[in-house]
This is a predicted structure of a 104-nucleotide RNA (SAM riboswitch aptamer (S box leader)) from Staphylococcus arlettae. The model forms 97% of the base pairs in the Rfam consensus. Its mean pLDDT, the model's own confidence on a scale to 100, is 80.

This record gives sequence, structure tokens and C1' cells, in this order.
RNA sequence: UCUUAUUGAGAGUGAGUGAAGGGAAUUGGCCCUAUGAUACUCCGGCAACAGCAUUAUUUGAUGCGAUGUGCCAAAUCCAACAGGUAGUAACCUGAAUGAUAAGA
Repeated sequence: UCUUAUUGAGAGUGAGUGAAGGGAAUUGGCCCUAUGAUACUCCGGCAACAGCAUUAUUUGAUGCGAUGUGCCAAAUCCAACAGGUAGUAACCUGAAUGAUAAGA
């Protein structure tokens, strides 16, 4: 980089370091943050992609949580693009972007 799958569920008022912004990027909104965020380390937890076990009607089902990842504010925080409803306030659906896993 490409392919496939998932992305409205779940899980921290923990300890330490540190000091100013952070929520991927752009714009707008809305939030979090000196009552110390984001980040990093440890501990704890969630889930079940890979994995393992059992099973069987076949890319399936059920279970487990030792292992490799991942995750633990808010829907991927919301919108942006397309279509529809509606008629100036909004709403619905689908994309797109991003993230994660597995494979190439």
C1' cells in the first nucleotide's frame, strides 16, 4: 500500500511521572482540562480478531480467556459528500475518512 471483516455494546472517581493543552487531519460545532487533562509506566478491567477446546453440515455453532494484538469520556463526540422526507428548524439512510484485526 491492497483485500476482507467490524466500528450506537463493554470496561478505571486506581497508583506514579509530568506540566498545558487535548478530543487523528482541515473547517464549523460541542466537549474534556491546573479539582492536573492529553501522553507515558505499573496495576486493574473489557471484548473475543487471531488462538485454544468441543461440535457438525460445511467460510458454521457453542464455550474458554493461558498466549499475540486491541480497547477502557461522549456513536469513529457531531456535521461536511450523495440520496430521501421536510420546508429553513430538522430527521432518516448510505457513502467517505479514520481506527482495529487477519491476510497479501